Predicted 3D model of an 852-nucleotide part of an RNA (large-subunit ribosomal RNA, domain II) from Chlamydomonas moewusii. The coordinates come from a structure-prediction model, not an experiment, and the mean pLDDT is 80. It matches the Rfam family "Eukaryotic large subunit ribosomal RNA". A reference for the family is Yusupov et al. (2001), "Crystal structure of the ribosome at 5.5 A resolution", Science. Its Rfam clan is "LSU clan".
Context: one part of a larger RNA
RNA sequence: AACUGCGGCAUCAAGACAUUGGCAGAAGGCUUUCAAACGGCCCGUCUUGUAACACGGACCAAGGAGUCCAACAUGUAUGCGAGUCGGUGGGUGAUAAACCCAUGAGGCGCAAGUAACCUGACUCACGGUGGGAUCCCCUAAAAAGGUGCACCAUCGACCGACCUAGAGCUUCUGCGAAAGGUUUGAGUGCGAGCAUAGAUGUUGGGACCCGAAAGAUGGUGAACUAUGCCUGGGCAGGGUGAAGCCAGAGGAAACUCUGGUGGAGGCUCGUAGAUGUGCUGACGUGCAAAUCGCUUUUCUGACCUGGGCAUAGGGGCGAAAGACUAAUCGAACCAUCUAGUAGCUGGUUCCCUCCGAAGUUUCCCCCAGGAUAGCUGACGCUCAUUGAACAGUUCUGUCGGGUAAAGCGAAUGAUUAGCGGUUCGGGGGCUGAAUCAGCCUUCACCGAUUCUCAAACUUUAAAUAGGCAGACGGCGCGGGUUUCUUAAUUGAACCUUGCAAUGCCAUCAAUGGGAGUGUCAAGUGGGCCAUUUUUGGUAAGCAGAACUGGCGAUGCGGGAUGAACCGAAAGUCGAGAUAAGGUGCCAAACUAUGCACUAACCCAGAUCCCACAAAGGGUGUUGAUUGAUAUAGACAGCAGGACGGUGGUCAUGGAAGUCGAAAUCCGCUAAGGAGUGUGUAACAACUCACCUGCCGAAUCAAUUAGCCCCGAAAAUGGAUGGCGCUUAAGUGCAUGACCUAGACUCGACCAUUGAUGCAAGUGCGAUGCAUCAAUGAGUAGGAGGGCGUGGCUGCCGCGUCGAAGCCUUGGGCGUGAGCCUGGGUGGAGCGGUAACUAGUGCAGAUCUUGGU
Numbered sequence: 001a002a003c004u005g006c007g008g009c010a011u012c013a014a015g016a017c018a019u020u021g022g023c024a025g026a027a028g029g030c031u032u033u034c035a036a037a038c039g040g041c042c043c044g045u046c047u048u049g050u051a052a053c054a055c056g057g058a059c060c061a062a063g064g065a066g067u068c069c070a071a072c073a074u075g076u077a078u079g080c081g082a083g084u085c086g087g088u089g090g091g092u093g094a095u096a097a098a099c100c101c102a103u104g105a106g107g108c109g110c111a112a113g114u115a116a117c118c119u120g121a122c123u124c125a126c127g128g129u130g131g132g133a134u135c136c137c138c139u140a141a142a143a144a145g146g147u148g149c150a151c152c153a154u155c156g157a158c159c160g161a162c163c164u165a166g167a168g169c170u171u172c173u174g175c176g177a178a179a180g181g182u183u184u185g186a187g188u189g190c191g192a193g194c195a196u197a198g199a200u201g202u203u204g205g206g207a208c209c210c211g212a213a214a215g216a217u218g219g220u221g222a223a224c225u226a227u228g229c230c231u232g233g234g235c236a237g238g239g240u241g242a243a244g245c246c247a248g249a250g251g252a253a254a255c256u257c258u259g260g261u262g263g264a265g266g267c268u269c270g271u272a273g274a275u276g277u278g279c280u281g282a283c284g285u286g287c288a289a290a291u292c293g294c295u296u297u298u299c300u301g302a303c304c305u306g307g308g309c310a311u312a313g314g315g316g317c318g319a320a321a322g323a324c325u326a327a328u329c330g331a332a333c334c335a336u337c338u339a340g341u342a343g344c345u346g347g348u349u350c351c352c353u354c355c356g357a358a359g360u361u362u363c364c365c366c367c368a369g370g371a372u373a374g375c376u377g378a379c380g381c382u383c384a385u386u387g388a389a390c391a392g393u394u395c396u397g398u399c400g401g402g403u404a405a406a407g408c409g410a411a412u413g414a415u416u417a418g419c420g421g422u423u424c425g426g427g428g429g430c431u432g433a434a435u436c437a438g439c440c441u442u443c444a445c446c447g448a449u450u451c452u453c454a455a456a457c458u459u460u461a462a463a464u465a466g467g468c469a470g471a472c473g474g475c476g477c478g479g480g481u482u483u484c485u486u487a488a489u490u491g492a493a494c495c496u497u498g499c500a501a502u503g504c505c506a507u508c509a510a511u512g513g514g515a516g517u518g519u520c521a522a523g524u525g526g527g528c529c530a531u532u533u534u535u536g537g538u539a540a541g542c543a544g545a546a547c548u549g550g551c552g553a554u555g556c557g558g559g560a561u562g563a564a565c566c567g568a569a570a571g572u573c574g575a576g577a578u579a580a581g582g583u584g585c586c587a588a589a590c591u592a593u594g595c596a597c598u599a600a601c602c603c604a605g606a607u608c609c610c611a612c613a614a615a616g617g618g619u620g621u622u623g624a625u626u627g628a629u630a631u632a633g634a635c636a637g638c639a640g641g642a643c644g645g646u647g648g649u650c651a652u653g654g655a656a657g658u659c660g661a662a663a664u665c666c667g668c669u670a671a672g673g674a675g676u677g678u679g680u681a682a683c684a685a686c687u688c689a690c691c692u693g694c695c696g697a698a699u700c701a702a703u704u705a706g707c708c709c710c711g712a713a714a715a716u717g718g719a720u721g722g723c724g725c726u727u728a729a730g731u732g733c734a735u736g737a738c739c740u741a742g743a744c745u746c747g748a749c750c751a752u753u754g755a756u757g758c759a760a761g762u763g764c765g766a767u768g769c770a771u772c773a774a775u776g777a778g779u780a781g782g783a784g785g786g787c788g789u790g791g792c793u794g795c796c797g798c799g800u801c802g803a804a805g806c807c808u809u810g811g812g813c814g815u816g817a818g819c820c821u822g823g824g825u826g827g828a829g830c831g832g833u834a835a836c837u838a839g840u841g842c843a844g845a846u847c848u849u850g851g852u
Base pairs, nucleotide, nucleotide: 042057043056044055045054058852059851060850061849062848063847066348068205069204070203071202072201073200074199076197077196078195079194080193083108084107085106087103088102089101090100091099112119113118127155128154129153130152131151135146136145157188158187159185160184161183162181163180168175169174208347209346211344215337216336217335218334219333220332226311227310228309229308230307231306232305233304234303235301237269238268239267240265244261245260246259247258248257249256250255273298274297278294279293281292282291313329315325316324350786351785352784353783354782355781360373362371363370364369374524375523376521377520378519379518380517381516382515383514390512391511393510394509395470396469397468398467399466405460406458407457412454413453414452417449419447420446421445425443426442427441428440429439430438431437432436473505474504475503476499477498478496479495480494481493482492484491527551528550529549530548532546533545534544535543536542556567557566558565571749572748573747574746575745576744581739582738583737584723585722586721590736592735593734594733595732596731597730605725616710617709618708620707621706622705623704624703625702626701627700628699629698637694638693639692640691641690643667644666645665649661650660673688677686678685750776751775752774753773754772755771756770757769758768787841789838790837791836793834794833795832796831797830798829805825806824807823808822810821811820812819813818
């Protein structure tokens, strides 16, 4: 200087609101249907964590879960108060739970201490000191001074216990004064209680509701089935052919043989019956809670079966399978104790507002749980409001430390390499005949160095973190007390209401700033994740710790997706401008700008956590560093030369540059290795190094860094999020513009909290009104204020001119639970308000009953 905001005054204009009158039936509101865009996973529950391939849940109606009693604790309200309380009795016009009176038994309180005997709170103004509100005095206002309640801290006093001490008296074993104590008490120190009500909590009771496996007592069952006894009944037709008997034959005889007869058997085939092997057949909401078919076993016997009787639950019975004991058996069934108990599972019903956790400590027959402290809420109380207390902060001063680092030519321990040295020592060797001597070597040792290390090594030694202090003081002088100390009023300790409204130092470190203190109580006591530090482990989305921050308990923008990452935390709306992240299209915003890099056909790349890739390579390309070469002509290309001593020496069957070993010179040259490869049995031949000609300007090597490539193989087809992208829409650097969150700024409104102000007129009233400022997430949980239901009492109302209930794309109010009203239906009761009271609110419980 410009712009913007705010306030006051004046003037003008416009608008809003209210009342009244008129006009219009549009706009707008509400509801429903269809279509489209964007966002959006299913509730309840346990859980660190669920949309979950974790469990409950088809739908509707009705029912359905912290109750009552007692005791105790705490705070609140009311009444009386050193007391308080209906315990008892009585009264009234009437039958008194309620009203009144008398009385004061009893409870609690008014005295404590001790195991007990027993003893028992100085005193006369309420003890001192420090802090302390108030009040007084003085002031313009302060300061200073006085007063000092409640309460806090501390030191004394008193009472009892314990310890100590015992004068004195005395019946001689007791009584017991004074004076004391780092001991002790739920005491005193001018009382505060009692009763009632409701709230919260704890405990006992079924104890918020539903739920066991079990345990106990008393009974009922053997009509099924197990076994025994008694008494009855039943079992085709064949086969086989025991004993005995007969006849014949043989034989001296005993007896034997042959043929018959006979009809035995836990014998055989097989029906009825009984049983129940296989088809793993049929059936499998069956004919049937065990059946049907075929097949199979047995069928004169330990056979099958009727009836009767007997054995009973920790008992029976059992050719034994824990089988059977009435569709029940590793202990039947029924009733009762019993609403058994459950540290376990599931469920637990209306709204809004304010605050808001924990998974940690200690203890427990503690690890699925409790108690305890912590975290949290509510209720306060004492002061304060201008500078004190205080502080997850800084500064200054001052302390303690042994981690990181460092060190090992410092200690301890480990450890590499040589160098120098030593004598006794150990091993080996040489010389001399040798005990021995000398020499060489090695180990050990010594000395000076060198390399590398340590959670349980260290001289040194951080950063961060931690303690204390920063004015009620310190120093000095004076005075005083003392049982301590000294020869000593000497010292030491302590006191000081002394140093003239302070003798000296220092002017109260910075910044922020309402503090201090008490009572009661819930939930929690499974945690998890990230950066950094860290232990175990090969490692882990593994296990265990530390600091901090998060998730849990939390939505929002971004990371495509996502508990925890990045940004940022949230009342209801509007505007502006941002964060992280983005700006080709999906999809809001530059196919922006500038400079580089990258070409990637198994498979270029593309944004923290994060959804992987390594060692090692590349003459792909782009940079960098170092060292060489080059107009005295390099590098590359083409061309020429590439010789002699010599077939060097050894070795070899052979080896002439080129199987191998050692050695590796000289001459001539512009240059040519006792030879870089090919080649030969060996030679030869070719080639290279090296030199030269042509050419005419840069060239070579090593290392290193970007991007790219190789390294790089897996099972459904697939994912930079997709499409796609190549002077990018990839990678690196830089610059601007833009997009966009509930975060920021501004405005409006709502709620909460705090601060300030307000009633002298005429009734009511502050449970109010006005102004300003800040704040607003939330699971478990706490607190406050409300909505709704049944009943009862008082008051006030509605109703056949139509109550309740039910229906309703009608209208309205409230943040909400909900409420009012119009219309329809309905046909007899219903509501408001102030108290009281409770079987008072449902989506879930494999909930109960009924319906679909």